Model confidence (mean pLDDT): 82 of 100. A computed fold for a 72-nucleotide RNA from a Candidatus Woesearchaeota archaeon, annotated as transfer RNA. Rfam family: tRNA. Rfam classes the family as a transfer RNA. The sequence is in RNAcentral, with records from ENA. NCBI's taxonomy places the organism under Archaea, Nanobdellati, Candidatus Woesearchaeota.
RNA sequence: GCCCCCGUAGGCUAACGGAUAGACUGGAGGGUUCCGGUCCCUCAUAUCUGGGUUCAAUUCCCAGCGGGGGCG
Numbered sequence: 001g002c003c004c005c006c007g008u009a010g011g012c013u014a015a016c017g018g019a020u021a022g023a024c025u026g027g028a029g030g031g032u033u034c035c036g037g038u039c040c041c042u043c044a045u046a047u048c049u050g051g052g053u054u055c056a057a058u059u060c061c062c063a064g065c066g067g068g069g070g071c072g
Base pairs, nucleotide, nucleotide: 001071002070003069004068005067006066007065010025011024013022018055027043028042029041030040031039048064049063050062051061052060
C1' cells in the first nucleotide's frame, strides 16, 4: 500500500427497516441475616463520528476514525 471482518451500558452480548434498544455480569439502594455470603425487589448506565436513502435507520449506502486478520 491492497483486501476482508468488526465497532451497542464498566465488561460480554441480542435486536425481519417500525415496541420505551432487551438480556447476562458488574455497580447503587432496599429486604432478608447477629454480621457477611446466598437469595428476593428496585434503580442508573449503551448504538464510534459525519453525511446520504427512507414516512421511519442499531439495521441499508458513502466517507472518516478505531480494532482485528490476510496479502505484498